[in-house]
Molecule: transfer RNA
Organism: Rhodothermales bacterium
RNA sequence: GUCCUGGUAGCUCAGAUGGAUAGAGCAGCCGCCUCCUAAGCGGCAGGCCGCCGGUUCGAAUCCGGCCCAGGACA
Repeated sequence: GUCCUGGUAGCUCAGAUGGAUAGAGCAGCCGCCUCCUAAGCGGCAGGCCGCCGGUUCGAAUCCGGCCCAGGACA
């Protein structure tokens, strides 16, 4: 330098063919249970989906350019 994969909640990830309120598990907080803790159960909060632009009535999802991480080739 070229190509490929990925970048979504604090962490690990899901989100086929674009569709209206973006989800799960763990962690956090509150409560129930318990003599207490853990486990278990219920609830709450937490992300404008790497950045910018484009297409579209509508974009996490499609297109382009950048940035970051990993890989292949030179």